[in-house]
RNA sequence: CGGGGUGUAGUGUAACGGUAACAUGCGCGAUUCGGGUUCGUGAGACUCCGAGUUCAAAUCUCGGCACCCCGA
Numbered sequence: 001c002g003g004g005g006u007g008u009a010g011u012g013u014a015a016c017g018g019u020a021a022c023a024u025g026c027g028c029g030a031u032u033c034g035g036g037u038u039c040g041u042g043a044g045a046c047u048c049c050g051a052g053u054u055c056a057a058a059u060c061u062c063g064g065c066a067c068c069c070c071g072a
Stems, first nucleotide, its partner, number of pairs: 001071007010024004018055001026042005048064005
């Protein structure tokens, strides 16, 4: 320098263009003499940034940024 991939709750992953879900972690409660385990419940991501297409974008298009892989 060229090509490809990835980017979403604290963490790890989902999500035919239609109100962003699950697990774990966290708060509260129940269970216990207490802790752990288990159960219930709640909070938590405007989806890496900007623009475009669309009635509607995490998803499609374009340009950036970060990381990874391949080639030179």

Predicted 3D model of a 72-nucleotide RNA (transfer RNA) from a Minisyncoccota bacterium. Model confidence (mean pLDDT): 84 of 100. Its Rfam family is "tRNA". By type it is a transfer RNA. Its family is annotated with triplet codon-amino acid adaptor activity in the Gene Ontology.